[in-house]
RNA sequence: GGGCUGGUAGCUCAGUAGGCAGAGCAGCGGACUUUUAAUCCGAAGGUCGUGGGUUCGAAACCCACCCGGCCUACCU
Repeated sequence: GGGCUGGUAGCUCAGUAGGCAGAGCAGCGGACUUUUAAUCCGAAGGUCGUGGGUUCGAAACCCACCCGGCCUACCU
C1' cells in the first nucleotide's frame, strides 16, 4: 500500500429486505427486610465514529476520512 471486519447508552451487545433507537448489566428512585444482600417495580440515560451524498424518510444504501482487529503485498 491492498483486502476483510468492527465503531450504537457508563460497560457488553441487538437492531442489515430504509419508516419514531432497544436489551442485559451498572448507576439512580421505590417496595420488601431489623439492616445489608438477594428479589420485585419504576424512571432516567444515545449528535448510532466524523463529514458529505442519495431519498419524502438513513444506525442501515453510496463516497471520503478517523480509530481498533485480522489477512496479505512491496521496499530496506
Transfer RNA from a Chloroflexota bacterium, 76 nucleotides, folded computationally. It matches the Rfam family "tRNA". It is annotated as a transfer RNA.